[in-house]
Transfer RNA from a Clostridiales bacterium, 72 nucleotides, folded computationally.
The source organism's lineage runs through Bacteria, Bacillati, Bacillota, Clostridia and Eubacteriales.
The sequence was found in a public genome assembly.
The coordinates come from a structure-prediction model, not an experiment, and the mean pLDDT is 83.
RNA sequence: CGGAACAUAGCGCAACGGCAGAGCAGGCGGCUUAUAUCCGUCAGGUUCAAGGUUCAAAUCCUUGUGUUCCGA
Numbered sequence: 001c002g003g004a005a006c007a008u009a010g011c012g013c014a015a016c017g018g019c020a021g022a023g024c025a026g027g028c029g030g031c032u033u034a035u036a037u038c039c040g041u042c043a044g045g046u047u048c049a050a051g052g053u054u055c056a057a058a059u060c061c062u063u064g065u066g067u068u069c070c071g072a
Base pairs, nucleotide, nucleotide: 001071002070003069004068005067006066007065010024011023013021018055026042027041028040029039030038048064049063050062051061052060
C1' cells in the first nucleotide's frame, strides 16, 4: 500500500428488514445450623460513530474509528 472479517448488557456470545435475547456475573427471596450447589424472581442496552435507503434498520448502502487476519 491492497484485500477480508469483526464491533450488540459488566463478560464471552445470539438475533431471515418487523417486540433487542439467553448464558455467566450482579441484586432480592426460597432451600441449609451455615456456606456452596440448586430453585424462583428482579435489574441491567444511545446495537462503535456519522450519514443514506425504507412504512420500518443491530441487520442493507456509504464514510470514518478501533481490533484481528491475509497478500505485497